The RNA shown here (Bacterial RNase P class A) has 398 nucleotides and comes from Paenibacillus kribbensis.
The model forms 95% of the base pairs in the Rfam consensus.
Its mean pLDDT, the model's own confidence on a scale to 100, is 76.
It is recorded under the gene name rnpB.
Its Rfam family is "Bacterial RNase P class A". Rfam's curators write: Ribonuclease P (RNase P) is a ubiquitous endoribonuclease, found in archaea, bacteria and eukarya as well as chloroplasts and mitochondria. For this family Rfam cites "The Ribonuclease P Database" (Brown, Nucleic Acids Res, 1999).

RNA sequence: AAAGUUUGACAGACAAUCGCUGGCGGCGUAAGCCGCGAGAGGAAAGUCCGGGCUCCAUAGGGCAGGAUGCUGGAUAACGUCCAGUCAGCGCGAGUUGAAGGAUAGUGCCACAGAAAUGGACCGCCGAUGGCCGCUUGCGGCACAGGCAAGGAUGGAACCGAGGUGUAAGAGACCCCGAGGAACGCUGGUGACUUCGUUCCUGGUAAACCCCAUCUGGAGCAAGACCUAAUGGGACACAGCUUCUUCGCGAAGCAGCCUUAGCCCGAGGUGUGUCUAGGUUGGUCGCUGGAGCCGGAUAGCAAUAUUCGGCCUAGAUAGAUGAUUGUCGCUUGUAGUGGGAGGGUAGUUCCCGUCUGUACCACGAUAGCACAGAACCCGGCUUACGGAAAACUUUCUCC
Repeated sequence: AAAGUUUGACAGACAAUCGCUGGCGGCGUAAGCCGCGAGAGGAAAGUCCGGGCUCCAUAGGGCAGGAUGCUGGAUAACGUCCAGUCAGCGCGAGUUGAAGGAUAGUGCCACAGAAAUGGACCGCCGAUGGCCGCUUGCGGCACAGGCAAGGAUGGAACCGAGGUGUAAGAGACCCCGAGGAACGCUGGUGACUUCGUUCCUGGUAAACCCCAUCUGGAGCAAGACCUAAUGGGACACAGCUUCUUCGCGAAGCAGCCUUAGCCCGAGGUGUGUCUAGGUUGGUCGCUGGAGCCGGAUAGCAAUAUUCGGCCUAGAUAGAUGAUUGUCGCUUGUAGUGGGAGGGUAGUUCCCGUCUGUACCACGAUAGCACAGAACCCGGCUUACGGAAAACUUUCUCC
């Protein structure tokens, strides 16, 4: 210098003015006004996991269903995180893993192929039996039948190669080797691993299934409280008349209310008390919490313990915004001018030398990503900007 890998941070800054939502203080009968101070994120997103909290359900246990699936640790918990094991990928830094069981059982393995866990298409044999011939113990046929060695098909043909063996053959047997399981052994808390013995040999569990562990449901529109108006219910009371099912059940008048004070007229109407449930409106839940910042200790780490400091949105149709100025960043870019040298500790290296580029000076305009809390946390995933640090590989120079 080029190409990569990993990690943790940041998320334009400051000021002024005008607004918006809470808090505190003051003034005010109240409405409100004034002052001070606070006001989105790393993902606030998707709502995919886990928990707190709330209500409902629940004696206890089991089945079913669902989720998870190497080991150890962390944690409130997790499908998350940390550290490892094994396997895949990468020269490497590193990274990926849906990583229990195929020796519980069942199923499936397209096309091709005879056959896909039990198979005879070609092929080999035909010892034995059968048939034919004769030289009478041999030859022939390939009918019965035997064979998985060779060919052919396929991703895969019953673990591979050699030998023994046989009529021909075959893990049928032997030696060597590959993989797996069980047992013992070395190391390790463990996954696993070293060595040995015995046994076994297609794949598939992201097929059913088996094994182990966990698992009640709904969600802040959860839920708790206060509370009108109207209607319902109970009780008490209500002047007169009529009807009546004899119950203040119904109707009329009176009374009361409205119509600006009075009268007429018109319209409306039993009165009071108590009360269940729901509506409306309001309060709480609501933000002091598995909280944040810094240090120490323990630990490889995730994290834990402890000490000190801090208080940091709480809206409810949803506030957190706008304008202006200065600075920062966008290879100091576009552009303008200069320009034969420049970079470097240095060079044999790198860039450049008239088609105006390397380098030097001046220097705009425009832009500053993704995105907006709604009960709260821990994660995961997705979206997205520019930098930094550590590490790896290769090349070049001293």